[in-house]
């Protein structure tokens, strides 16, 4: 020089997973009447939750869906992804009142993709 790896700081992403005066706030899911609604059972073929992760086939290919391209958020187009995995235990529709739990983890776009509309900054 040019690849590729590490270590800090910083600043960004996924996620509800952040603050604080530390006896909590805020964010996030679950359980749970009345009326409403669904529906069959029964051998059990079970049945349910978080989450974007359902579904269909010419079987590893397509859609529903999500994410991300650096001043922010919105819609439109272009590009690069993802489209899982865990958990309850035979149990649970909605659901005020109530009770209850989680606030982890994991990683890196080169930061000069384009347009309009609004706002913030200089």
């Nucleotide at each position: 020089u040019a690849c590729a790896a590490g270590u800090a700081a910083a600043c960004g992403c996924c996620g509800a997973a952040u603050c604080g005066c530390a006896u909590g706030a805020g964010c996030g899911g679950g359980g749970g009447a009345u009326a409403u609604u669904c529906g069959a059972a029964a051998u059990c073929a079970g049945g349910g939750g978080u989450g974007a992760a359902g579904g269909a086939a010419u079987c590893u290919u397509c859609c529903a869906g999500g994410g991300c391209c650096a001043c922010c958020u919105u819609u439109u187009c272009g590009g690069c992804c993802c489209g899982a995995a865990c958990c309850c235990g035979u149990c649970a529709a909605c659901u005020a009142a109530c009770c209850u739990c989680g606030u982890a983890g994991g990683c890196g776009u080169a930061a000069c993709g384009a347009a309009a509309g609004g706002g913030a900054g200089a």